[in-house]
RNA sequence: GGGCCUAUAGCUCAGCAUGGUAGAGCAGCGGGCUUUUAACCCGUUGGUCCCGGGUUCAAAUCCCGGUAGGCCCA
Repeated sequence: GGGCCUAUAGCUCAGCAUGGUAGAGCAGCGGGCUUUUAACCCGUUGGUCCCGGGUUCAAAUCCCGGUAGGCCCA
């Protein structure tokens, strides 16, 4: 220098092909149960969807550029 993959909640990840309310588990908070803790059960909080721009009535999703990480080639 070239190619490919990844980036979404505090953490691990789905959702992207086929645009239409941003989700799950864990964690946190409140409660139940328990002598208490853990476990279990119920409820609940939490988001600049890596950044900028474009297309569109509407973008996490499509297009362009960039940043960071990984793999391969040279």

The RNA shown here (transfer RNA) has 74 nucleotides and comes from a Candidatus Aenigmatarchaeota archaeon.
Rfam family: tRNA. Rfam classes the family as a transfer RNA. Rfam's curators write: Transfer RNA (tRNA) molecules are approximately 80 nucleotides in length.
RNAcentral records the identical sequence in 2 taxa.